The part of an RNA shown here (small-subunit ribosomal RNA, 3' major domain) has 476 nucleotides and comes from Capsicum chinense. Lineage of the source: Eukaryota > Tracheophyta > Solanales > Solanoideae > Capsicum. The full RNA is in RNAcentral, with records from SILVA. The coordinates come from a structure-prediction model, not an experiment, and the mean pLDDT is 82.
Context: one part of a larger RNA
């Protein structure tokens, strides 16, 4: 010096406390362990692995198994020979891929060959989702948005090393301020970027509509006022006033403001820890293989199932459910799409085909929510899991293993033991909307978007996790 104490002291966090709604119990969904299995590819494993790598496994994806077949190879690039190539017909096959034909002669040219593409041949080689994340690179998590890590010259000190960074007060913050054998600096920290929240000019079409007409209709004339939309300015600086404090930093309280003391969230992660994770993005050393651990087809499997665990959807009901009616978003996306209307079907859906490269057309129906009807506390008009049967879409292919839809069936569940998670406000909670992967889809996940919209913080004893200062130690 560090690290560590069930040592002290000072401080902070949804750390506890006070609230709210949750998981633990039940079904199904999915991740994962273990168990099976010809495989059930392979990685992640306290927090910080387990709706994670996967922003979508029928084939492909797919790396895994089984079987069929290739060995200069599915793709590079270098030589040689013979031949143009596409294209096309039949035999066999699970498919790959193999044999037999047909038809056809292009382009450039110094007529010697050449380009291009397909085939055979011979070697150098390719190729590897094999190892090894304890041989790296890059990215990535994690202590943490925690306030901290360093240095250059000076002093101290025999040195390691101290100091400065400590003291006093402040803050979110090593953030200022005062002090001081220290004094100047670097990264961080704020701040500079981006949405959001105001306000005045500007601009007026696809968007708006107050006045004047006019129509079912902002639809048509007319208008730039309002709304809204986007480029660019203003705008908040503890600036004013009191109080407090060391006449400082600062703090507290009030005016005025749209917005007040980080004004709300993102993005932004310092020296470092954890041989953290990743050699299956990608690069890459070494080691391995080379008629196989490469490559090329079919089919299976990556979806199995006494069982255990995470994470989540739906529920258990009246603050509900059904059923009719009414009403109010935001932000997407759409030309191999997105699909109105009409029209058939109970219905998934078929059929037609307007608009629309989009503020202009379409997805599109916003649900909670209000109005009524009906159910009366039951395993029910709760609850939707399972199974049967008829259909529809997607796609060579729905058996293994895909969504949907109408009918019938209707388990378990009566608010859940111990124990434990989230939130501090437009927050939790609740409630629908939308896109990405995507032929469809196993989307209840992840990633955005708007409506409605609570409660409670007394306070830090205690629990957990940090940070400073002291101090003890048989460690280094």
């Nucleotide at each position: 010096u560090a690290a560590u104490g069930g040592g002290g002291g000072c401080c902070c966090g949804c750390a506890u406390a006070a609230g709210c709604g949750g998981u633990g119990a039940a079904u199904c969904a999915u991740a994962u362990g273990g168990u099976u299995u010809a495989a059930u590819u392979c990685g992640a494993u306290g927090c910080a692995a387990a709706g994670c790598g996967a922003a979508g496994a029928a084939c492909c994806u797919u790396a895994c198994c089984a079987g069929g077949g290739c060995u200069u190879g599915a793709a590079a690039a270098g030589c040689u020979g013979a031949a143009a190539a596409u294209c096309u017909u039949c035999u066999u096959u699970a498919a790959a891929a193999a044999g037999a034909g047909g038809g056809g002669u292009g382009c450039c040219u110094u007529c010697g060959g050449g380009a291009a593409c397909g085939c055979a041949g011979a070697c150098a080689c390719a190729a590897g989702u094999g190892g090894u994340g304890c041989a790296u690179g890059g990215c990535u998590g994690u202590u943490g948005u925690c306030a901290g890590c360093u240095c250059a010259u000076g002093c101290c000190g025999u040195a390691a090393g101290g100091u400065a960074u400590u003291g006093g007060u402040u803050u979110a913050a090593g953030u200022c301020c005062c002090g001081c054998a220290a004094c100047a600096a670097a990264c961080u920290u704020a701040a500079c970027c981006c949405u959001c929240g105001u306000u005045c000019g500007u601009a007026u079409u696809u968007g708006c509509c107050a006045u004047c007409a006019u129509u079912g209709a902002g639809u048509u004339u007319a208008g730039a006022a309002c709304c809204c939309u986007g480029a660019a300015c203003a705008g908040a600086a503890u600036a004013c006033c009191g109080g407090u404090g060391a006449u400082a930093a600062g703090c507290c309280a009030g005016a005025g403001g749209a917005a007040g003391g980080u004004g709300a969230g993102g993005a932004u992660g310092a020296c470092a820890u954890c041989a953290a994770g990743u050699c299956a993005u990608c690069a890459u050393g070494c080691c391995c293989c080379u008629u196989a651990u490469g490559c090329c087809c079919u089919g299976g499997g990556c979806g199995a199932c006494a069982c255990a665990c995470g994470u989540g959807c739906u529920a258990c009901a009246a603050u509900g459910a059904c059923u009719g009616g009414g009403a109010c978003a935001a932000a997407g996306g759409g030309u191999c799409a997105u699909g109105a209307u009409c029209u058939c079907a109970c219905g998934a859906g078929g059929g037609u085909a307007a608009u629309c490269u989009a503020a202009c057309c379409c997805c599109a129906a916003a649900a909670a929510c209000c109005c009524a009807u009906c159910c009366u506390c039951a395993g029910u008009u709760c609850g939707a899991a399972u199974u049967g049967c008829a259909g529809g879409c997607u796609a060579c292919u729905a058996c293994u293993c895909g969504c949907c839809u109408a009918c019938a069936u209707g388990a378990a569940g009566g608010c859940g033991a111990a124990a434990u998670c989230u939130c501090u406000a437009u927050u939790a909670a609740u409630c629908g909307c939308c896109g990405g992967u995507c032929a469809u889809c196993c989307a209840u996940a992840a990633g955005g978007c708007g409506g409605u919209g609570a409660a409670u913080u007394c306070g830090u004893u205690c629990c957990c996790g940090g940070g400073c200062c002291u101090u003890g130690u048989a460690c280094a």